[in-house]
RNA sequence: AUAUUAAGUAGAGGUCGCACCGUUAAUAAGUAUUCCAUGUGAUAUGUCAGGCAUAUAUGAGCAUGGUUGAAAGGGAAUGGUGCCGAAGCGGCAUAAUACCUGAGGUUAUGAACGCUGGGAAUAUGGUUAAUAACCAUAUUACUGUCAUCGCAGGAUGGGGAGCUACUAAAGUA
Repeated sequence: AUAUUAAGUAGAGGUCGCACCGUUAAUAAGUAUUCCAUGUGAUAUGUCAGGCAUAUAUGAGCAUGGUUGAAAGGGAAUGGUGCCGAAGCGGCAUAAUACCUGAGGUUAUGAACGCUGGGAAUAUGGUUAAUAACCAUAUUACUGUCAUCGCAGGAUGGGGAGCUACUAAAGUA
């Protein structure tokens, strides 16, 4: 001097890049619920099992008719905020939650353990009230980036622990 490093800082990707918050109109739904009538006649509720509690023949639950009539969750459009492993899914750990115990569920947080570069379309499966939306897998073309090949148009391949620019110190060659 050059090269290199799971280092630091800044930055790029765009058929809605990502997440969060608000607003609006739909959907949910003429559903749940309230009350009434008729019929039936012993269960019903507290996540499930056991226990326990409560309601109940002064009628449980269910069915039909009438009456009243939502909300949450999930999406869409739009505005704002923070961002570019943005983030998502799965697993793990901890905590909270309801009458008790066990199981399971839900919610929150954490580390960064596994997978995914990005969005789109199609198919299958799952969640769902849903033909919306999301998630998983596969396929397809596109897009960004790097590597290799090529005069070029372009072709092939890779994965975000990536790519581009800059930088102190140290290590290694």
A computed fold for a 173-nucleotide RNA, annotated as Lysine riboswitch aptamer. Rfam family: Lysine riboswitch aptamer. For this family Rfam cites "Riboswitches Control Fundamental Biochemical Pathways in Bacillus subtilis and Other Bacteria" (Mandal et al., Cell, 2003). Gene Ontology term of the family: lysine biosynthetic process.